[in-house]
RNA sequence: GCUGGGAUAGCUCAGUUGGUAGAGCAACUGACUCGUAAUCAGUAGGUCGUAGGUUCAAUUCCCAUUCUCAGCACCA
Numbered sequence: 001g002c003u004g005g006g007a008u009a010g011c012u013c014a015g016u017u018g019g020u021a022g023a024g025c026a027a028c029u030g031a032c033u034c035g036u037a038a039u040c041a042g043u044a045g046g047u048c049g050u051a052g053g054u055u056c057a058a059u060u061c062c063c064a065u066u067c068u069c070a071g072c073a074c075c076a
Base pairs, nucleotide, nucleotide: 001072002071003070004069005068006067007066010025011024012023013022019056027043028042029041030040031039049065050064052062053061
């Protein structure tokens, strides 16, 4: 340099004929317990990497770009 994948909650990850984003773990509150843990119930937590475009509507489609992973190529 070329090709392809990934970026979504604190962490690990889902989520498509474009229709308003979820799970597990973690956190917090309550119940239970003499108390803790476990268990049960509930709560909060997201500009979907960034910036444009298309659309009534974009995590999703298109362009650019940043970071990252893998492969290939070059290395006088």
Transfer RNA from a Bacilli bacterium, 76 nucleotides, folded computationally. Model confidence (mean pLDDT): 81 of 100. The organism belongs to Bacilli, within Bacteria. It matches the Rfam family "tRNA". Rfam's curators write: Transfer RNA (tRNA) molecules are approximately 80 nucleotides in length. The family's RNA type in Rfam is transfer RNA. The RNAcentral record of the sequence draws on ENA.